[in-house]
RNA sequence: CCCCGACAAAGGCAAAGCCUCGGAAACGAGGUGACGCAAAGCUUGGGGGCUUCUUCCCACCCGAUACCGAG
Numbered sequence: 001c002c003c004c005g006a007c008a009a010a011g012g013c014a015a016a017g018c019c020u021c022g023g024a025a026a027c028g029a030g031g032u033g034a035c036g037c038a039a040a041g042c043u044u045g046g047g048g049g050c051u052u053c054u055u056c057c058c059a060c061c062c063g064a065u066a067c068c069g070a071g
Base pairs, nucleotide, nucleotide: 012037013036017032018031019030020029021028022027056071058069
């Protein structure tokens, strides 16, 4: 390293939904719950998406208020 034992044995992770909490939101945490996963485990490197609280820039408008564009 390969084959049999093995259509194993013993286990692991865990979607959606629901509940609670946090958040402007995206979403996150916990609980519940299993759609599924031999990687839905680990490591390294790289890439992508979402979010309007705030800030900045551009555009538009302008009596005031409200609403409203694109990054």

Record summary: This is a predicted structure of a 71-nucleotide RNA (c-di-GMP-I riboswitch aptamer) from a Planctomycetota bacterium. It matches the Rfam family "c-di-GMP-I riboswitch aptamer". Its family is annotated with cyclic-di-GMP binding in the Gene Ontology. Taxonomically the source falls in Planctomycetota (Bacteria, Pseudomonadati). Model confidence (mean pLDDT): 78 of 100. It was read from a public genome assembly, where an Rfam model found it.